[in-house]
RNA sequence: AGCUCAUCCAGAGGGGCAGAGGGACACGGCCCGAUGAAGCCCCGGCAACCCUCCAGUCGGCACUCGUGAAGAAGCGGGGCUCCCGGCUCGGGAAGGUGCCAAAUCCGUCUCACGACGAGAUGCGUCGUGAGGAAGAUGAGGA
Numbered sequence: 001a002g003c004u005c006a007u008c009c010a011g012a013g014g015g016g017c018a019g020a021g022g023g024a025c026a027c028g029g030c031c032c033g034a035u036g037a038a039g040c041c042c043c044g045g046c047a048a049c050c051c052u053c054c055a056g057u058c059g060g061c062a063c064u065c066g067u068g069a070a071g072a073a074g075c076g077g078g079g080c081u082c083c084c085g086g087c088u089c090g091g092g093a094a095g096g097u098g099c100c101a102a103a104u105c106c107g108u109c110u111c112a113c114g115a116c117g118a119g120a121u122g123c124g125u126c127g128u129g130a131g132g133a134a135g136a137u138g139a140g141g142a
Base pairs, nucleotide, nucleotide: 003140004139005138006137007136008135013043014042015041016040017039021032022031023030026108027107028106029105044100045099046098049096050095053091054090055088056087057086058085059084060083063078064077065076066075067074104134109131110130111129112128113127114126115125116124117123
């Protein structure tokens, strides 16, 4: 780099260096920026993807009781414990990432609905909603 899955309307900024751009790319819009952009460093914070611990709950090939010539398989029951797994707008936040203007800033492609264009199932423009594409982040696997 590419693949799979999940999430993306919530949340969280100060300082130093720097000095003109930035909001992923293209186009259109709308914003941020000399009251200091990008980038780098320090400190702080947010969140809960991974990891870790805990609670509740459900299930199991775990546990337990009976049966079973038997501490086996199988079958039937139970829901206290161990173990494993799922779930919760669950709790915590030491560690690995990530993030800290605006929905991923908005649109672009498809569909549905509505309004307008003197009428129209077609076309165009605008609006609303749903989905997609692309992107970002995490986790996984080769």
A computed fold for a 142-nucleotide RNA from Streptomyces griseoviridis, annotated as SAM riboswitch aptamer (S box leader). The sequence is in RNAcentral, with records from Rfam.